C1' cells in the first nucleotide's frame, strides 16, 4: 500500500428490493419451591464516528477509524 468481508443491548447473531430492529444467552422483578436449580411471566438495555440522497437508511453513496482474510 490495493482487493474482499465486518463493525447492530453485557455477550452471540438476524432482518440483504429502504417502511422503521428480531432471536438466544446474560441481568433485573414476579410465580413456582424448605433453600438453590430448573421451569414459566415480565422489564431494561443496542445500529462504529461524521456528511449526503430520501416522505423514510441497520440497509444505498462518500470521508474516517477499528478488526479478520488476500496480494505486494
Nucleotide at each position: 500500500u490495493g482487493g474482499g468481508g465486518g463493525g447492530u443491548g453485557g455477550u452471540g447473531u438476524a432482518a440483504c428490493c429502504g417502511g422503521a430492529a428480531g432471536c438466544a444467552c446474560a441481568a433485573c422483578g414476579g410465580a413456582c419451591u424448605u433453600u438453590g436449580g430448573a421451569u414459566c411471566c415480565g422489564u431494561u438495555a443496542g445500529a462504529g464516528c461524521g456528511g449526503g440522497u430520501u416522505c423514510g437508511a441497520g440497509u444505498c453513496c462518500u470521508g474516517c477509524c477499528c478488526c479478520c482474510c488476500c496480494a505486494g
This is a predicted structure of a 72-nucleotide RNA (transfer RNA) from an Acidimicrobiia bacterium. Rfam family: tRNA. Rfam classes the family as a transfer RNA. The coordinates come from a structure-prediction model, not an experiment, and the mean pLDDT is 82.